[in-house]
RNA sequence: ACCGCCGAAUCCUGCCGCCGCCCGGGAACCGCACCCGACUACCAUCGCGCGCGGCAGGAGCGGGGGAACCAGGUAAGCCGCUGUUCCGGAUCCAUGUCCGGGACGGCUCGGGGUGAAGCCGUACAUGUGCUGUUCAUGUACGGCCGGACAUCUCCAGUCCGAAUCCGACAGCUCACCUCGCAGGCGACGGAGAGGAAAU
Repeated sequence: ACCGCCGAAUCCUGCCGCCGCCCGGGAACCGCACCCGACUACCAUCGCGCGCGGCAGGAGCGGGGGAACCAGGUAAGCCGCUGUUCCGGAUCCAUGUCCGGGACGGCUCGGGGUGAAGCCGUACAUGUGCUGUUCAUGUACGGCCGGACAUCUCCAGUCCGAAUCCGACAGCUCACCUCGCAGGCGACGGAGAGGAAAU
């Protein structure tokens, strides 16, 4: 570089800048001097580029929000923590304190999203003033389940089950609104089906 894998993460157009190519112009210092170094350095028009970057669009692919119907709820309980500020009320001589509500912020244990990345059991450890239990987290083992392996299916085999976002809040969902197109890697066992190419 080509060809491929996981993944939605690909393709196209225009403009601008840079780089390279082509054509044109074209040195100097210096080396004793010339040739030579030099179709160089450098300058610049047009044109070219399955070149690079930025910006603006389009196609395509993927995600979120968002009616009716449906689902959910109807008793009780719950509807987190925190900062500033405003309003109302209570108490108070006053400072202040408490309760409720609104606005603007911060946080993450509740809840939710992207993703295959979940559930259960056992043992141990950690988290609390102590003990026990529960709960949460982590480690190890095991079971169920989910995902990847090069056209597809099956068998065999080998791996993966992370990370992160929203910020008290969202079911589904027509119209409608809106977001992303990253990142990380290097497989080629058997059988059948199918497709393509060549002859």

The prediction has a mean pLDDT of 76.
c-di-AMP riboswitch aptamer (ydaO/yuaA leader) from Streptomyces sp., 199 nucleotides, folded computationally.
It matches the Rfam family "c-di-AMP riboswitch aptamer (ydaO/yuaA leader)". Its family is annotated with regulation of gene expression and cyclic-di-AMP binding in the Gene Ontology.
Taxonomically the source falls in Streptomyces (Bacteria, Bacillati, Actinomycetota, Kitasatosporales).